[in-house]
RNA sequence: CAGUUAUCAAGAAAGGCAGAGGGAUUAGACCCGAUGAAGCCUUAGCAACCCUCCUCCCGGAGAAGGUGCUACAUUCUACUCAUAUGUUGAGAUAGAUAACAA
Numbered sequence: 001c002a003g004u005u006a007u008c009a010a011g012a013a014a015g016g017c018a019g020a021g022g023g024a025u026u027a028g029a030c031c032c033g034a035u036g037a038a039g040c041c042u043u044a045g046c047a048a049c050c051c052u053c054c055u056c057c058c059g060g061a062g063a064a065g066g067u068g069c070u071a072c073a074u075u076c077u078a079c080u081c082a083u084a085u086g087u088u089g090a091g092a093u094a095g096a097u098a099a100c101a102a
Base pairs, nucleotide, nucleotide: 003100004099005098006097007096008095013043014042015041016040017039021032022031023030026078027077028076029075044070045069046068049066050065051062052061053060054059074094079091080090081089082088
């Protein structure tokens, strides 16, 4: 890098350093940003995949540890189908995260 499975409209931010970008990529739209973006650090928190406990399953409880996350639905659209004329819904692709496996 690729694979399998599950989830992705809920939830949760302050401080320090830094100094112009950022919301994955391409295009468009819409946003965030000197009242301080990205990135790094500290602390706090959210969630509950692994995990712990009841209890082996189902189910439930928990949060010590391993990850993850803490603007906007994965910000929205793009491809397909349905609905019917510009919308609405479902799905696919892509992506993210976790667990597993080689």